Notes:
This is a predicted structure of an 88-nucleotide RNA (c-di-GMP-I riboswitch aptamer). The coordinates come from a structure-prediction model, not an experiment, and the mean pLDDT is 87. It was read from a public genome assembly, where an Rfam model found it.
């Protein structure tokens, strides 16, 4: 440096479930707590998957589809980018 991740050490992250706070919500922030992560760091660029509202269709009349907006999830996968360690 490239690839790699079965060893080893140093840290690091933090799911589920809880208390507080924000959101119409999906989810987010934060303390705890630890499922589990070698990127579980960042990025909504491409799929997916969830929300909120519109219009349409259909029917069993508050649920199902379709499509236009907006949002969320990077702990659903790829893509891009940055980066700790360091046995073979």
């Nucleotide at each position: 440096a490239a690839u790699u991740g079965u060893a080893a050490a140093a840290g690091g992250c933090a799911a589920a479930c809880u208390a507080g706070c924000a959101g119409c919500a999906a989810u987010g922030c934060u303390g705890g707590g630890g499922c589990g992560c070698a990127a579980a760091g960042c990025u909504u660029c491409c799929g997916g998957c969830c929300c909120c509202c519109c219009a349409c269709c259909a029917c069993g009349a508050g649920u199902g589809g379709u499509g236009a907006g907006g949002g969320g999830u990077a702990g659903c996968g790829g893509g891009g980018u940055u980066g700790c360690c360091a046995a073979a």